[in-house]
RNA sequence: GCCGAGAUAGCUCAGUUGGUAGAGCAUUUCCAUGGUAAGGAAAAGGUCGCGGGUUCAAGUCCCGCUCUCGGCU
Numbered sequence: 001g002c003c004g005a006g007a008u009a010g011c012u013c014a015g016u017u018g019g020u021a022g023a024g025c026a027u028u029u030c031c032a033u034g035g036u037a038a039g040g041a042a043a044a045g046g047u048c049g050c051g052g053g054u055u056c057a058a059g060u061c062c063c064g065c066u067c068u069c070g071g072c073u
Stems, first nucleotide, its partner, number of pairs: 001072007010025004019056001027043005049065005
């Protein structure tokens, strides 16, 4: 230099044909217990890597860039 995969909550990851951004763990509060752990209920937490474009509407489609991983030379 070229090719491919990836970047979404604190962490690990889903998100189908473009139509309200989600799960598990963790955190906080509550229930429950004589008390703790386990258990149950709820809440909070998001510039969907960055910048543009298409569209009534973009995590999703298109273009450029950055970073990570793998491969080729």